This is a predicted structure of an 86-nucleotide RNA (Glycine riboswitch aptamer) from a soil metagenome.
[in-house]
RNA sequence: GUGCAGGAGAGAGUGGCGUGGUCCUCGAGGCUCCGCCGCCGCCGAAGGCGCAACUCCCGCAACCGCUCAGGCAACAGGGACUGCGC
Numbered sequence: 001g002u003g004c005a006g007g008a009g010a011g012a013g014u015g016g017c018g019u020g021g022u023c024c025u026c027g028a029g030g031c032u033c034c035g036c037c038g039c040c041g042c043c044g045a046a047g048g049c050g051c052a053a054c055u056c057c058c059g060c061a062a063c064c065g066c067u068c069a070g071g072c073a074a075c076a077g078g079g080a081c082u083g084c085g086c
Stems, first nucleotide, its partner, number of pairs: 001086006011040001013039006020032004041072003047068001048066003054059001
């Protein structure tokens, strides 16, 4: 590096728009699935950024910090790291 396996955390938040389904008095409206955008809250184990010892200097680590990115029901995906094989 690669194959297989394991692998955490955090709102089923809220408003709007769009599509569909459903209830109904077929008008309005209610409920609901999915997608997108915004707002508030949060996570941190892809990535990224920051810092210690050390170093003349340049530099320089993390599972620590920051949360830009990413993520926050289940499923799916991602996933540092661990085990086994090559």
Rfam family: Glycine riboswitch aptamer. From the family's description: This family represents the bacterial glycine riboswitch. Glycine riboswitches usually consist of two metabolite-binding aptamers domains with similar structures in tandem.